[in-house]
RNA sequence: GGGCGAGUAGCUUAGCCUGGUUGGAGCGUCCGAUAGCAAACCGGAAGGUCGUGGGUUCAAAUCCCACCUCGCCCA
Repeated sequence: GGGCGAGUAGCUUAGCCUGGUUGGAGCGUCCGAUAGCAAACCGGAAGGUCGUGGGUUCAAAUCCCACCUCGCCCA
């Protein structure tokens, strides 16, 4: 230098191909209930500008372009 893949909550991830209800789940955190206290179980809540910027569109995590970071391969 070239090709491919990945980037979504504190962590692990689904959704993307086929655009359309408020982006969901597990763990963790916080609160409540139960209990003498704690753990476990149960209920609830907070937490996401979907890697960055731009474009297309009535509408973008999803389509297009550029860039950034990481991994693999080729040279």
RNAcentral holds the sequence, with entries from ENA. The RNA shown here (transfer RNA) has 75 nucleotides and comes from a Candidatus Aenigmatarchaeota archaeon. Rfam family: tRNA. By type it is a transfer RNA. Model confidence (mean pLDDT): 82 of 100.